[in-house]
RNA sequence: AGAGUUUGAUCAUGGCUCAGAUUGAACGCUGGCGGCAUGCCUAACACAUGCAAGUCGAACGGAAACGACGAAAACAAUCCCUUCGGGGUGCGUCUUCGGGCGUCGAGUGGCGGACGGGUGCGUAACGCGUAGGAAUCUACCUUAUAGUGGGGGACAACUCGAGGAAACUCGAGCUAAUACCGCAUAAUCCUUACGAGGGAAAGCAGGGGAUCUUCGGACCUUGUGCUAUUAGAUGAGCCUGCGUCGGAUUAGCUUGUUGGUAGGGUAAUGGCCUACCAAGGCAACGAUCCGUAGCUGGCCUGAGAGGACGACCAGCCACACUGGGACUGAGACACGGCCCAGACUCCUACGGGAGGCAGCAGUGGGGAAUAUUGGACAAUGGGCGCAAGCCUGAUCCAGCAAUGCCGCGUGUGUGAAGAAGGCCUUAGGGUUGUAAAGCACUUUCAGUAGGGAAGAAAUGCGUGUAGCUAAUAACUGCGCGUCUUGACGGUACCUACAGAAGAAGCACCGGCUAACUCCGUGCCAGCAGCCGCGGUAAUACGGAGGGUGCAAGCGUUAUUCGGAAUUAUUGGGCGUAAAGGGCGCGUAGGCGGUCUCUUAAGUCAGAUGUGAAAGCCCGGGGCUUAACCCCGGAAGUGCAUUUGAAACUAAGGGACUUGAGUAUGGGAGAGGGAAGUGGAAUUCCUGGUGUAGCGGUGAAAUACGUAGAUAUCAGGAGGAACACCGGUGGCGAAGGCGACUUCCUGGACCAAUACUGACGCUGAGGCGCGAAGGCGUGGGGAGCAAACAGGAUUAGAUACCCUGGUAGUCCACGCAGUAAACGGUGAACACUAGGUGUAGCGGGUAUUGACCCCUGCUGUGCCGCAGCUAACGCAUUAAGUGUUCCGCCUGGGGAGUACGAUCGCAAGAUUAAAACUCAAAGGAAUUGACGGGGGCCCGCACAAGCGGUGGAGCAUGUGGUUUAAUUCGACGCAACGCGAAGAACCUUACCUGGGCUUGACAUCCCCGGACAACCCUGGAAACAUGGUCUUCCACUUCGGUGGACCGGGUGACAGGUGCUGCAUGGCUGUCGUCAGCUCGUGUCGUGAGAUGUUGGGUUAAGUCCCGCAACGAGCGCAACCCCUGCCUUUAGUUGCCAUCAUUAAGUUGGGCACUCUAGAGGGACUGCCGGUGUUAAACCGGAGGAAGGUGGGGACGACGUCAAGUCCUCAUGGCCUUUAUGCCCAGGGCUACACACGUGCUACAAUGGGCGGCACAAAGGGAAGCGACGCCGCGAGGUGUAGCAAAUCCCAAAAAACCGUUCUCAGUUCGGAUCGGAGUCUGCAACUCGACUCCGUGAAGUUGGAAUCGCUAGUAAUCGUGGAUCAGCAUGCCACGGUGAAUACGUUCCCGGGCCUUGUACACACCGCCCGUCACACCACGAAAGUCUGCUGUACCAGAAGUCGCUGGGCUAACCCCGCUUGCGGGGGAGCAGGCGCCUAGGGUACGGUCGGUAAUUGGGGUGAAGUCGUAACAAGGUA
Repeated sequence: AGAGUUUGAUCAUGGCUCAGAUUGAACGCUGGCGGCAUGCCUAACACAUGCAAGUCGAACGGAAACGACGAAAACAAUCCCUUCGGGGUGCGUCUUCGGGCGUCGAGUGGCGGACGGGUGCGUAACGCGUAGGAAUCUACCUUAUAGUGGGGGACAACUCGAGGAAACUCGAGCUAAUACCGCAUAAUCCUUACGAGGGAAAGCAGGGGAUCUUCGGACCUUGUGCUAUUAGAUGAGCCUGCGUCGGAUUAGCUUGUUGGUAGGGUAAUGGCCUACCAAGGCAACGAUCCGUAGCUGGCCUGAGAGGACGACCAGCCACACUGGGACUGAGACACGGCCCAGACUCCUACGGGAGGCAGCAGUGGGGAAUAUUGGACAAUGGGCGCAAGCCUGAUCCAGCAAUGCCGCGUGUGUGAAGAAGGCCUUAGGGUUGUAAAGCACUUUCAGUAGGGAAGAAAUGCGUGUAGCUAAUAACUGCGCGUCUUGACGGUACCUACAGAAGAAGCACCGGCUAACUCCGUGCCAGCAGCCGCGGUAAUACGGAGGGUGCAAGCGUUAUUCGGAAUUAUUGGGCGUAAAGGGCGCGUAGGCGGUCUCUUAAGUCAGAUGUGAAAGCCCGGGGCUUAACCCCGGAAGUGCAUUUGAAACUAAGGGACUUGAGUAUGGGAGAGGGAAGUGGAAUUCCUGGUGUAGCGGUGAAAUACGUAGAUAUCAGGAGGAACACCGGUGGCGAAGGCGACUUCCUGGACCAAUACUGACGCUGAGGCGCGAAGGCGUGGGGAGCAAACAGGAUUAGAUACCCUGGUAGUCCACGCAGUAAACGGUGAACACUAGGUGUAGCGGGUAUUGACCCCUGCUGUGCCGCAGCUAACGCAUUAAGUGUUCCGCCUGGGGAGUACGAUCGCAAGAUUAAAACUCAAAGGAAUUGACGGGGGCCCGCACAAGCGGUGGAGCAUGUGGUUUAAUUCGACGCAACGCGAAGAACCUUACCUGGGCUUGACAUCCCCGGACAACCCUGGAAACAUGGUCUUCCACUUCGGUGGACCGGGUGACAGGUGCUGCAUGGCUGUCGUCAGCUCGUGUCGUGAGAUGUUGGGUUAAGUCCCGCAACGAGCGCAACCCCUGCCUUUAGUUGCCAUCAUUAAGUUGGGCACUCUAGAGGGACUGCCGGUGUUAAACCGGAGGAAGGUGGGGACGACGUCAAGUCCUCAUGGCCUUUAUGCCCAGGGCUACACACGUGCUACAAUGGGCGGCACAAAGGGAAGCGACGCCGCGAGGUGUAGCAAAUCCCAAAAAACCGUUCUCAGUUCGGAUCGGAGUCUGCAACUCGACUCCGUGAAGUUGGAAUCGCUAGUAAUCGUGGAUCAGCAUGCCACGGUGAAUACGUUCCCGGGCCUUGUACACACCGCCCGUCACACCACGAAAGUCUGCUGUACCAGAAGUCGCUGGGCUAACCCCGCUUGCGGGGGAGCAGGCGCCUAGGGUACGGUCGGUAAUUGGGGUGAAGUCGUAACAAGGUA
């Protein structure tokens, strides 16, 4: 950094796809180790179990548990004494007592449970980010000042009693405090009317000399706590500027709403709340509403700008089952607190209770998917505590997972017999491959064994010193010493040992994209990211071998960015590819001329603050390296404050005239509106003339007309439109405007001066105008004419054509608001070569004047340079170069559609999607092909002619049918008398039956033998059995060997007319004997390509000439070759015969002149003349000539096309077959027969038939042959032999023609089919199935419908002759001559072809492409009676808990007063229960709004190898 994909190819447009990076991933295959990270993205779904917030006895009353100690009682080891009864001692056990001690369950009290941890529901918000602000609070901590005096009354615990299943609760009684409440004091504090008023506290622990003591202590002191206030730090609350997703198919929202005053409330400002007053506030710079979403540092990607994301880590916010609420507190409206409501779960004795993992593990569920019910407080941090310490699922570790990143290993060297095996093979070899084996080494990692860190600093204790103090106690700070403290874990690391030992896969290999072969499969199975592979030779499917890429991973799927300049700020476009609004006026907005002064908002520069940490980047350091971690720096493009600068923009002041405008004078114009007027024409009416048609068409018909049309004349009526002029002329913003006159009116232009002084440009919304058609109301209506009717056309014809004809077209008023409303080109301004028309106005020169000529401005055309453009093209009227503003585009289809909204009477218009589907759709140009496009030209192409085919009978081929088989191939021209130049057997490939298996045929090996011939038997034959006879050639050392041939055997192999002509070679057909097809160099074009090869002439011809950015060349054309036509020459046998002789006869002699034969030459070249033409090529005419313009005919077939034909001529790849798909044999079939077609023969007759006579060819063939003459037979033929390997002999008679005669128009004296009979010939054999002869029979057929074929001169037509094949068999084929025409005006038409040009949506190329309905299947969507859910609005009902307010007759220890005066009682104050009120969650009712699900039915849309109907579009697409 690009690549693939639209086309036959090209350029450009444009989408789709790929290569890269990425991830909290998942899935498939595979899996050695370690380090560092990460791990419910889904159900904020429900949760069993355990743990996650406690701590303090140095606040308190205390003592349930444990321990020590003390005391007591009982039992009692041991020991001592003993009167043996027992007594003493008392280790120990057990019980009781003792808060004095260590401690401590529950409780009172304090601090902490507002941190830490989780999640992302909600939230579009001052929530977050950033920068600021003032009206606040802040426990613990720090600083400072002062204080800590003196009293009082209770309540838990506990005891007793009571209720309850439980949770728990109630009553009575006792009691402590750092719990609670007064009093005192209060500098400072708070309130204040400035007079005053209000308002605190608590102790505890350690130590102690003197003094006092009720012996508890007081007191002193230290520490700590407490109270009040101050300042700070930290944290929190509040306010503001700016930034912060999508939808306008959400455009208006708002009543505490906006502001004020007063009050309340709060820590504090404030409509935060209340009352009153005012009527405001927000919004196109997007309010409101809807949807979505935690925000940020950052992360991923990218060159960047951007885009996308917000896991982990860090900051902020929000939430804690759902909703509401407050309490406590410094702090909460509180995750592991409370109250209420709701849903759910659990317990229950049915009365009532309990609960909240979005803490860590874990479970179920959901899901493609995400871990252990682990260890430890050792470290870091947090809570409490004086401390020890306790608690800590924060945290640190471990476990699981290749989830990611990073590192390491799976060995190293040597080793060619290039082993074996595999795979391929052209069978030679190649490759796997130094790979393996073998040999020599090493030992990382894993394993085993041994050693073994750092993470630990403290605290405590002891001691020294300093401070405090009366104090050497105590306490605090610092130093020293000392005792310990590790979950991880015996881990990192080190050493030793053994042995290559334990450790490689995955994907891909058609192109993109690195990497190729074989086999299998056969549009099947399958692949595929895009293009696309697969229908018998698949580098694309599956397997294998080999290769390529990555590697403990590799692929796939999904995501994001990139590539994509494919939303374009950087960095795109809009004439034709998607895209300029139909046009104007104009609001907001954006932009704006010259000079000067000021300000400093933008702008620029400096400074300051901030921009958390982490991350990115740079430098350095630590783990063996790296990932990772640590330290420092830079960056953080931003915001704020401040100081300066003043060019530009802006703002304010002043001035200017060139932009813009106004005034004066002119002329031009289908500019607009209104009124009036005119003539031509159509139609109708009246009258006249007049008679049978008119009208219309491709041709007709409908229609009109004898009731008088059409035609014609005169008059009248009415409506609409204005010929000529008329013009790429004029006017208008566009739509548009066309007879004439008048009135009203808009704009532009020209000329010369004067004035105003930037007044300008554009223009979202808005307003207006706006063709045709349409709608409404009322008129009008001649012509034209949707709909409609009729007639034609047609397969049909709801069309095109014709005859009619209503809306409409016209007018007035109103609506509608769209067009290919187009220059497919928005408006304004400036600049950038020219040339030439035209319209309007002016100037100059000249003229008597009008022109001509030069020139200015404005408009309107054409051509053209630079430049631009994909090209076409544009080009001062830009699509060039720039500035400003607006509109619009982002693949095709779905669709300008649905839904919604607005407008409209309606029709409809405007705005405007999605699902789904395709890999294209589209533009310009190129080469072809094609056209019911054009031009030029040719051909028996048509026309002009002649003769046929199509009808008949027969022959032959084909189809079809039949069959055991009717072998196979050929299928428009270019298959069908074709392969087949000849099927009775053979041929023969087919069928039936009988046989053979190394084979009928080839090569090699072994054995035996010549082969062969003949006979018998069986058999249809092949063949089999037996017999007779016979014994090859060469060499020889005579043993034999070799060769040919035959028989037998073995296996390699033979064989195949089996398949594939779409695997092929060769050969052939065809366009077409048409004149074309190409190349090199150069030039033009971005390119495909073009040029040359086009043009003007000419030709049969790309034949030749001229011209020309072309110049040359090749394959074709022509010529060279053959036959034929004339002449010459050479040569005369078998040929010929003029002259001589001769014969029946060129028979013979003779001759070679002629004919002829067959060799060599000549001749014809537009060479000559005239004309035309460009002086050319050439053409026309003429002369001469046997022949004249390639003389006639043949051979000869360019590049290519048709996957044309042939595997059954031959050759050949692959496949198939091998006792058969091969080989042999007999018989049958290819010869069938209702029918259809092609090609022929014979006819239908008199230009003829029959009979008789008589004449003239050419070219061939002949030895298993041609066979004369003669004889026999009616004949086919037979007999018989002469001659002839042939210019000698034979086939061989040529026939038509000609002469004569007969027939006389008829199914015949035409025609000969068919059938009967009798024969001939060939052949082993004519039954199926040959040809011919004779006699008899005598069918159809009387010139052939539609249609169609051949032929242009020695041709057609007609007549016969020969040959190949062949035993025999031709109406076919090939060849030969005889007789011998007609016609061609001409190129309009049909067919085919060539060149140029044009159009094209075709390129498999018109047998192309392609449209719509219908039918079928599938898919998504819309509508829909309804129905269901969510969200939400308004009104009302009712209203839990709770704050606040009011009340409070009930209740109450502390304070005050009074009384009794111990206790106690009463009152006051203060408070509580209860009651009421406001607000309110959830609930309910009614009426809506809105998103969505679903639905009988319905609508169109899309997609789908071979359905139906037509043929709308592309060519003039057949009606542009």
Molecule: small-subunit ribosomal RNA
Organism: metagenome